[in-house]
RNA sequence: GCUGGUGUGGCUCAAUGGUAGAGCAGCGGUAUCGUAAACCGCAGGUUGUCAGUUCGAUUCUGACCACCAGCU
Numbered sequence: 001g002c003u004g005g006u007g008u009g010g011c012u013c014a015a016u017g018g019u020a021g022a023g024c025a026g027c028g029g030u031a032u033c034g035u036a037a038a039c040c041g042c043a044g045g046u047u048g049u050c051a052g053u054u055c056g057a058u059u060c061u062g063a064c065c066a067c068c069a070g071c072u
Stems, first nucleotide, its partner, number of pairs: 001071007010024004018055001026042005048064005
């Protein structure tokens, strides 16, 4: 330099055009003599950035950024 892939809560991952969810972690509560496990609830995301298409974009398109892999 070229090609491909990935980017979503603190972490690991869903959601393939129609109001973004789950598990773990966090906080509160129930229970216990007490702690943990268990159970119930709460909070936390303008989906890497900027544009484009669309009535509507996490999803489709382009550029850029970061990371990973391959080729030279």

Overview
Predicted 3D model of a 72-nucleotide RNA (transfer RNA) from a Bacillota bacterium. The sequence was found in a public genome assembly. Its mean pLDDT, the model's own confidence on a scale to 100, is 82. Taxonomically the source falls in Bacillota (Bacteria, Bacillati).